RNA sequence: GCCACGGUUGUGUAGUGGGAGCACAGGGGACUGUGGAUCCCCAAGCCCGAGUUCAAAUCUCGGCCGUGGCC
Numbered sequence: 001g002c003c004a005c006g007g008u009u010g011u012g013u014a015g016u017g018g019g020a021g022c023a024c025a026g027g028g029g030a031c032u033g034u035g036g037a038u039c040c041c042c043a044a045g046c047c048c049g050a051g052u053u054c055a056a057a058u059c060u061c062g063g064c065c066g067u068g069g070c071c
Stems, first nucleotide, its partner, number of pairs: 001070007010024004018054001026042005047063005
């Protein structure tokens, strides 16, 4: 330099154009003699820009970052 894949709450991940989810971690509460376990609730996220569309995490283009391969 070229090619492929990926980027979603603090972490790990799902999401094939219309309601952004799950688990762990965190905060509050219930329960308990205390703690743990269990149950309920809460907060926190779509890498950046442009385009297409009534509507984009999702499709297209460019950029940045990461991983792998080729040279």
A computed fold for a 71-nucleotide RNA from an uncultured Candidatus Micrarchaeota archaeon, annotated as transfer RNA. Model confidence (mean pLDDT): 83 of 100.